Predicted 3D model of an 85-nucleotide RNA (transfer RNA) from Parvicella tangerina. It matches the Rfam family "tRNA". The RNAcentral record of the sequence draws on ENA.
RNA sequence: GGAGAGGUGGCAGAGUGGUAAUGCAGCAGCCUGCUAAGCUGUCAACGAGCAAUCGUUGCACGGGUUCAAAUCCCGUUCUCUCCGC
Numbered sequence: 001g002g003a004g005a006g007g008u009g010g011c012a013g014a015g016u017g018g019u020a021a022u023g024c025a026g027c028a029g030c031c032u033g034c035u036a037a038g039c040u041g042u043c044a045a046c047g048a049g050c051a052a053u054c055g056u057u058g059c060a061c062g063g064g065u066u067c068a069a070a071u072c073c074c075g076u077u078c079u080c081u082c083c084g085c
Base pairs, nucleotide, nucleotide: 001083002082003081004080005079006078007077010024011023012022018067026042027041028040029039030038044057045056046055047054048053060076061075062074063073064072
């Protein structure tokens, strides 16, 4: 240099045009004499609100297509594999 695969919450990881799953970890509660296990809830960011909650944004980065993009197109960047020198 060429080809291919990949980058999604703290971690793993699904989703191939229409509401960002699920598991693990964490936090709170229930259960228990206490733990563990089990069960329930919660768990991206920002803003508003006393709170409950609500709104907006968010899938490596920047553009484009579309009523609508994590998903399709272009460019960039990083990781892995193969080929060539």